Model confidence (mean pLDDT): 81 of 100. Transfer RNA from a Candidatus Micrarchaeota archaeon, 73 nucleotides, folded computationally. It matches the Rfam family "tRNA". From the family's description: Transfer RNA (tRNA) molecules are approximately 80 nucleotides in length. Gene Ontology term of the family: triplet codon-amino acid adaptor activity. The family's RNA type in Rfam is transfer RNA. It was read from a public genome assembly.
RNA sequence: GGGGAGUUAGGCUAGCUUGGUAGGCUUCCAGCUUUGGGAGCUGGCGACCCGUGUUCAAAUCACGGACUCCCCG
Numbered sequence: 001g002g003g004g005a006g007u008u009a010g011g012c013u014a015g016c017u018u019g020g021u022a023g024g025c026u027u028c029c030a031g032c033u034u035u036g037g038g039a040g041c042u043g044g045c046g047a048c049c050c051g052u053g054u055u056c057a058a059a060u061c062a063c064g065g066a067c068u069c070c071c072c073g
Base pairs, nucleotide, nucleotide: 001072002071003070004069005068006067007066010026011025012024013023020056028044029043030042031041032040049065050064051063052062053061
């Protein structure tokens, strides 16, 4: 230099194909339960890498950029 993959709550991850309320597990907080703790159950807080564009509407599509990984040279 060329090609490919990935980036979503504190952590892990689904959703992107086919645009339409961002879901699950865990952590944390509260309640119930327990003599207490743990476990269990219920509820709650919390996220789309950045910019621009397309669209009524973008995590999703297009373009540019950043970072990580892999391959070729």